[in-house]
Predicted 3D model of a 114-nucleotide RNA (SAM riboswitch aptamer (S box leader)) from Sporolactobacillus vineae DSM 21990 = SL153. It matches the Rfam family "SAM riboswitch aptamer (S box leader)". Rfam links the family to the GO term regulation of gene expression. NCBI's taxonomy places the organism under Bacteria, Bacillati, Caryophanales, Sporolactobacillaceae, Sporolactobacillus vineae.

RNA sequence: UUCUUAUCAAGAGAAGUCGAGGGACUGGCCCGAUGACGCUUCAGCAACCGUUGCCUGACAGGACGACAUGGUGCUAAUUCCAGCAGACGCAGAAGUGCGGCUGAGGGAUAAGAA
Numbered sequence: 001u002u003c004u005u006a007u008c009a010a011g012a013g014a015a016g017u018c019g020a021g022g023g024a025c026u027g028g029c030c031c032g033a034u035g036a037c038g039c040u041u042c043a044g045c046a047a048c049c050g051u052u053g054c055c056u057g058a059c060a061g062g063a064c065g066a067c068a069u070g071g072u073g074c075u076a077a078u079u080c081c082a083g084c085a086g087a088c089g090c091a092g093a094a095g096u097g098c099g100g101c102u103g104a105g106g107g108a109u110a111a112g113a114a
Base pairs, nucleotide, nucleotide: 001114002113003112004111005110006109007108008107013042014041015040016039017038021031022030023029025083026082027081028080043075044074045073048071049070050067051066052065053064055061079106084103085102086101088099089098090097091096
């Protein structure tokens, strides 16, 4: 870097430093000199890997649970909302518009493989 699988409506801040943009992209809408974003330190959240309980004669595997030392990750807003498609509902003579729902695509994180 690519592919596969899983999850994404919960949760979690301060200080120092830097100095103008940032929230992936587009359109919105937000955050930001009352100093954002980034970096450093400490703190915290979580439970993907990990350790472990349970099921089994055992292995493998699986649902549920425990731990939080270790490997990541995360600590504004539902992945901030929408962006492609589907059926449904409402309005309309129709074109079409609006609404929520579902799926896909894209994004993020983890594990495995190449």

The prediction has a mean pLDDT of 86.